[in-house]
Predicted 3D model of a 75-nucleotide RNA (transfer RNA) from a Candidatus Hodarchaeales archaeon. The sequence is in RNAcentral, with records from ENA. Its Rfam family is "tRNA". Rfam describes the family as follows. Transfer RNA (tRNA) molecules are approximately 80 nucleotides in length. Its mean pLDDT, the model's own confidence on a scale to 100, is 85.
């Protein structure tokens, strides 16, 4: 210097390729039920401006283009 992936809830992911109902799962937190407690199990509930900014769209987590962080290869 070149080329690829990756960033989405506290921790791991899905979804994106092919744009459209309210942005989900699992774990973990909380409140309850259950038990003599305790754990498992059952039920609720919080918790996100979808890495940062522009563009296209009626309409972007999902296209495009910048940037920033991480990885990998290649020189």
């Nucleotide at each position: 210097g070149g080329g690829c992936c990756c960033a989405u809830a506290g921790c791991g992911c899905a979804g994106c390729c092919a744009g459209g109902u309210u942005a989900g799962c699992u774990c973990g937190c909380c409140c309850g039920c259950c038990u003599g407690a305790u754990a498992a199990g059952c039920g609720g509930g919080a918790g996100g401006u979808c890495g940062a900014g522009a563009g296209u769209u009626c309409a972007a987590a999902u296209c495009u283009c910048u940037c920033u962080g991480g990885g990998c290869c290649c020189a």